[in-house]
Context: one part of a larger RNA
RNA sequence: GGACGAACGCUGGCGGCGUGCUUAACACAUGCAAGUUGAACGCGAAAGUUUUCUUCGGAAAACAAGUAGAGUAGCGGACGGGUGAGUAACGCGUGGGUAAUCUACCUUUAAGUUAGGAAUAACUUUUCGAAAGAGGAGCUAAUACCUAAUAAUCUCUUACGAGCAAAGAUGGCUUCUUCUUAGCUAUCGCUUAAAGAUGAGCCUGCGUCCCAUUAGCUUGUUGGUGAGGUAAAAGCUCACCAAGGCAACAAUGGGUAGCCGACCUGAGAGGGUGAUCGGCCACACUGGGACUGAGACACGGCCCAGACUCCUACGGGAGGCUGCAGUGGGGAAUCUUCCGCAAUGGACGAAAGUCUGACGGAGCAACGCCGCGUGAACGAUGAAGGCCUUCGGGUCGUAAAGUUCUGUCCUUUGGGAAGAAUACUUUAGUUGCUAAUACCAGCUAUAGUUGACGGUACCUUUGGAGGAAGCUCUGGCUAACUACGUGCCAGCAGCCGCGGUAAUACGUAGAGAGCAAGCGUUGUCC
Numbered sequence: 001g002g003a004c005g006a007a008c009g010c011u012g013g014c015g016g017c018g019u020g021c022u023u024a025a026c027a028c029a030u031g032c033a034a035g036u037u038g039a040a041c042g043c044g045a046a047a048g049u050u051u052u053c054u055u056c057g058g059a060a061a062a063c064a065a066g067u068a069g070a071g072u073a074g075c076g077g078a079c080g081g082g083u084g085a086g087u088a089a090c091g092c093g094u095g096g097g098u099a100a101u102c103u104a105c106c107u108u109u110a111a112g113u114u115a116g117g118a119a120u121a122a123c124u125u126u127u128c129g130a131a132a133g134a135g136g137a138g139c140u141a142a143u144a145c146c147u148a149a150u151a152a153u154c155u156c157u158u159a160c161g162a163g164c165a166a167a168g169a170u171g172g173c174u175u176c177u178u179c180u181u182a183g184c185u186a187u188c189g190c191u192u193a194a195a196g197a198u199g200a201g202c203c204u205g206c207g208u209c210c211c212a213u214u215a216g217c218u219u220g221u222u223g224g225u226g227a228g229g230u231a232a233a234a235g236c237u238c239a240c241c242a243a244g245g246c247a248a249c250a251a252u253g254g255g256u257a258g259c260c261g262a263c264c265u266g267a268g269a270g271g272g273u274g275a276u277c278g279g280c281c282a283c284a285c286u287g288g289g290a291c292u293g294a295g296a297c298a299c300g301g302c303c304c305a306g307a308c309u310c311c312u313a314c315g316g317g318a319g320g321c322u323g324c325a326g327u328g329g330g331g332a333a334u335c336u337u338c339c340g341c342a343a344u345g346g347a348c349g350a351a352a353g354u355c356u357g358a359c360g361g362a363g364c365a366a367c368g369c370c371g372c373g374u375g376a377a378c379g380a381u382g383a384a385g386g387c388c389u390u391c392g393g394g395u396c397g398u399a400a401a402g403u404u405c406u407g408u409c410c411u412u413u414g415g416g417a418a419g420a421a422u423a424c425u426u427u428a429g430u431u432g433c434u435a436a437u438a439c440c441a442g443c444u445a446u447a448g449u450u451g452a453c454g455g456u457a458c459c460u461u462u463g464g465a466g467g468a469a470g471c472u473c474u475g476g477c478u479a480a481c482u483a484c485g486u487g488c489c490a491g492c493a494g495c496c497g498c499g500g501u502a503a504u505a506c507g508u509a510g511a512g513a514g515c516a517a518g519c520g521u522u523g524u525c526c
Stems, first nucleotide, its partner, number of pairs: 001526004006522005013372006019365002021330001026328003030325003035075003040072002043069001048063006082283003091208008101200002106196008114148004123138006154163003168188007209255003216246003221243008258280004262273004285306005308319004336362001338361003344358001345356004375405004385396004409467001410463001414459002419453001423449003427445006470515005475496003481510005491498002
């Protein structure tokens, strides 16, 4: 000199864009943060309104409504969001391997989607319990479950053969006397196989902090055979056998630490850092475990143990903010219990849509960077006043006053966005599918609807210089000096050093220098 997620002191006008618990991975009140699907399925209210009856208390029916709702079932809760405790490791970075592997949803291709069955929740009823909840009896549906058929390019195989699947829903049309059923067809599904895409697992070369005042470490340890296990190689696990394996090219042990793209600095080499943003990893009160599933050993799932907090009828139960806000505590120190799903993205759904503290925004904070303003021109009798003075004067100083203007920001008035479409809905046309001019899908055109921010940005208009400057320094380094006070005192100080009676070094005043909505100090890095 530069830099900072900074803090402290004094000061503080506006805007844009960023950033904001670095400490206690300390404990958490409250609300919200993951649901969705009725085009898979059975059941199914109430308030209220109307009508009728009435013993005037009320009762019944219809609409509300097959709505709300809980339940079965499917998909999603493995993404998104947070944190950095652990980890010196194939954890990360980089380059390879996987003939040792898996991959829901998506895309393409091929084939299929036949015939049956038994249950169960919800519901009704009943028992136990303070509650959380649990048990018994009875009824019912499905794209839930099961059986049979079919069976190759799949699996096993001695290559002969053996074995393995499925589910329907919605719309349109036709037949029949109406309904039901059946048939055709479209769309969405379902099953099997192959390929792709995406994502993931595993292995591996090289690199990856300090200590040798850590020198020896290791018994599933190193290898083999067999078995088990996994999606998959492997001591991954087990039995038996052998006695190996690593290490001064630093094993083992101890300390510290998430890694990287990057960021800061530097001419570079290098040194330091790992906030925000992006990639990977790990964790979710602490420890352990598995279940489900394509995927987890699962932040807002389950089980066990522990600590803590809460409820209890003392028998027993409930909970997990390292999600967004917020509270206490710790600390030098770090924000609103805000608005919205309008946009982007995600989950579910055929869709409309629902959900989304992701996200988009607003709020607070000079915490940072950038921009703007606090007026401009003229104005000498060099006014008053302050300070200095050799008492002549000098200086603050064109500075002020005054005159003429301007209107950024501010204030007042009125108007007022883009972000919104390739989204959604209506209508028409056209192409495809089809028996079909239905339906459905694609394309084109037409009209309409949707904005949290926000009456914001911006434009216009009114008013008037009015509302907007401080901080540090002035001995040398280092730009900027005089007076008074003090008298080795009080004090200053980054280093050298100032102060003991004329202190440019302390304090005050005037003047000056520097930077400026900031200026200084402290801390850390180069």
Background
The prediction has a mean pLDDT of 84. Predicted 3D model of a 526-nucleotide part of an RNA (small-subunit ribosomal RNA, 5' domain) from Orenia metallireducens.